[in-house]
RNA sequence: GCCGGAGUGGUGGAAUGGUAUACACGUGCGACUCAAAAUCGCAUGCCGCAAGGCUUGAGGGUUCAAGUCCCUCCUCCGGCA
Numbered sequence: 001g002c003c004g005g006a007g008u009g010g011u012g013g014a015a016u017g018g019u020a021u022a023c024a025c026g027u028g029c030g031a032c033u034c035a036a037a038a039u040c041g042c043a044u045g046c047c048g049c050a051a052g053g054c055u056u057g058a059g060g061g062u063u064c065a066a067g068u069c070c071c072u073c074c075u076c077c078g079g080c081a
Base pairs, nucleotide, nucleotide: 001080002079003078004077005076006075007074010025011024012023018064026044027043028042029041030040031039045054046053047052057073058072059071060070061069
């Protein structure tokens, strides 16, 4: 240099172009217990007093609608030279 794959809350990881973050872990609060562990319940992306706004590596484009399709770039992994 060329080709391919990947990038989503604190972590892992789903999501057919149609409620972004299902599910699990973690964390917080509570229940249970003499106390704890285990277990169970609720909550848990960011900003905001709220109303509301923002958010899938970055920036554009297509579309009524984009994590998903297209273009450029960044980072990581693999292959070829």

Transfer RNA from a Candidatus Adlerbacteria bacterium, 81 nucleotides, folded computationally. Its mean pLDDT, the model's own confidence on a scale to 100, is 81. It matches the Rfam family "tRNA". It is annotated as a transfer RNA.